[in-house]
RNA sequence: ACGAUGUCCGCAGGGAAGCGGCCCGGUGCAACGGGUCCACCGACGGUGUAACGCUCUCAGGUACGAGGACUGCGGACGGAUG
Numbered sequence: 001a002c003g004a005u006g007u008c009c010g011c012a013g014g015g016a017a018g019c020g021g022c023c024c025g026g027u028g029c030a031a032c033g034g035g036u037c038c039a040c041c042g043a044c045g046g047u048g049u050a051a052c053g054c055u056c057u058c059a060g061g062u063a064c065g066a067g068g069a070c071u072g073c074g075g076a077c078g079g080a081u082g
Stems, first nucleotide, its partner, number of pairs: 006077008018038001020037006039062003045058001046056001048054001
C1' cells in the first nucleotide's frame, strides 16, 4: 500500500397461515390491548437429523400496517492473506 470472511449503520426489496368463537379491559360507538378455546403457518430462535430448503411446532406468527430470515446498493469498523 492492496484488501477477503465478518460486524454495525442507512436506503430498497422481502414468504406462509384466522379481519375465527367466547370473556375481560378500553371507547360516545369504534379502533385497539389482554386471557382462553378451536383451526392453521414456517424464513428468525429452539428440537430431531451426518446434513438440509427435511422434521417437530416449544417460542413466534395468521386482514392492512408493523415485524421479518435473506438479497442488492452505499458508508463505517475490522484486518485473513499477499
Notes: A computed fold for an 82-nucleotide RNA, annotated as Glycine riboswitch aptamer.